RNA sequence: GCCUCCGUGGUCUAGAGGCCUAGGACAUCGCCCUCUCAAGGCGGUAACACGGGUUCGAAUCCCGUCGGAGGUG
Repeated sequence: GCCUCCGUGGUCUAGAGGCCUAGGACAUCGCCCUCUCAAGGCGGUAACACGGGUUCGAAUCCCGUCGGAGGUG
């Protein structure tokens, strides 16, 4: 350089065009419970790498950029 795959809260991830102003687990914060702590219960905060395009509608499809992984000369 070329080819392939990947990028979603602090971490790991679900998602395959409308049910998603995005769900789950862990973490974190508050409350309940408890003599206290842990465990448990309830609730809160927090995310679609960036830009453009397609579409009535995009996390999802297309193009480019950036970053990561693998392969190859």

Predicted 3D model of a 73-nucleotide RNA (transfer RNA) from Candidatus Aphodomonas merdavium. The organism belongs to Candidatus Aphodomonas, within Bacteria. RNAcentral records the identical sequence in 3 taxa.